[in-house]
This record gives sequence, C1' cells and structure tokens, in this order.
RNA sequence: AGCGAUAAAGGCAAACCCGUGGAAACGCGGGGGCGCAAAGCUAUAGGGCCUUUCUAUUUAUACAAAUAGAAUGGCAGCCAGCUGCCGAAA
Repeated sequence: AGCGAUAAAGGCAAACCCGUGGAAACGCGGGGGCGCAAAGCUAUAGGGCCUUUCUAUUUAUACAAAUAGAAUGGCAGCCAGCUGCCGAAA
C1' cells in the first nucleotide's frame, strides 16, 4: 500500500416518536437503533437522486400527468474526492 476478526479501545445512528426551523426536499435538539471500518470531512467547478418554479413537447381526465431543458435549494447512510483509529487471518 492493500485487506477487514464473533479482537481491544472507542465512535456514528436508519425507520419511527416529541420539540423546533423551512413552501418543500430537508436541517437542528431529545428519545430510539436499522445498520456502518470511514455512516469522519467535502454539495458554486465530478456523476447521481430529491424539492420548488419556469419553458417546450405529448396525452381522450388538461388549474392535470409524463418526458426533456433551465433555474432554485436539499441529500455525503448512492457512487466519487480528501483525511483517518485498530491489527487476527490471507
């Protein structure tokens, strides 16, 4: 460097519930614990997903839906980039 134990020391915390901020995606605090060896950090300039608005097209429901594009914000527990604790076996 790579790899990852029914190891040691520790860490994080999904759904859901309560409070709170937001139009929403979602954030924050508390409870909770599905899971995680990077579930640490990075979201103006890697890809992806989600929200809202606008535009275009299509549709026998049309103040609608789907698809595409643009803009807006969000997600790091999707991939990615950067950094990092421990050390059995191979």
This is a predicted structure of a 90-nucleotide RNA (c-di-GMP-I-GGC riboswitch aptamer) from Tepidanaerobacter sp. GT38. Lineage of the source: Bacteria > Bacillati > Clostridia > Tepidanaerobacteraceae > Tepidanaerobacter. Of the family's consensus pairs, 95% are formed in the model.